Predicted 3D model of a 124-nucleotide RNA (SAM riboswitch aptamer (S box leader)) from a Bacteroidota bacterium. Of the family's consensus pairs, 91% are formed in the model. Model confidence (mean pLDDT): 80 of 100.
[in-house]
RNA sequence: CUCUUAUCGAGAAAGGCUGAGGGAACAGGCCCGUUGAAGCCUUAGCAACCGGUUCGCCACUGGCGAGCGUCAGGUGCUAACUCCUGCCCGGCAUACAAGCUGUAUGACCCGGGGAAGAUGAGAG
Repeated sequence: CUCUUAUCGAGAAAGGCUGAGGGAACAGGCCCGUUGAAGCCUUAGCAACCGGUUCGCCACUGGCGAGCGUCAGGUGCUAACUCCUGCCCGGCAUACAAGCUGUAUGACCCGGGGAAGAUGAGAG
C1' cells in the first nucleotide's frame, strides 16, 4: 500500500518545547486556535478490538457460550455523531400540473442505505 471482516450518537487531559494553523482529501457549512493550532516529548487517563484469565458445554491438539479491567500486556484513543452535508431511497415541506395521482425543488427537519475515512483483527 492492497484485500477481507467487525465496529464507529459511549468514554477519557495536564505539563514541557515550539509558534500559526487545525478539524483525513475536495467543495459548502459550522467550529477550534496567541487565554497557544499542528508537531515532538513527559506524565496521566479511557476501555473498544486482540491477547490473558475463570466457569460451563461439546463432536475435546480444539471449538462454542458466558463472566472478569481488582489482568491495562499489544494496538488504539482522550472538542464537537466519523463535527455536519455531498450519492440513492423513504418521510416531510413547498411549487406546478392534474384530480386523489404525477413531476420538480429543498443543508428547516427525520429515518434507512451507500461512498469515503478511522481503528482493531486476519491475509497478501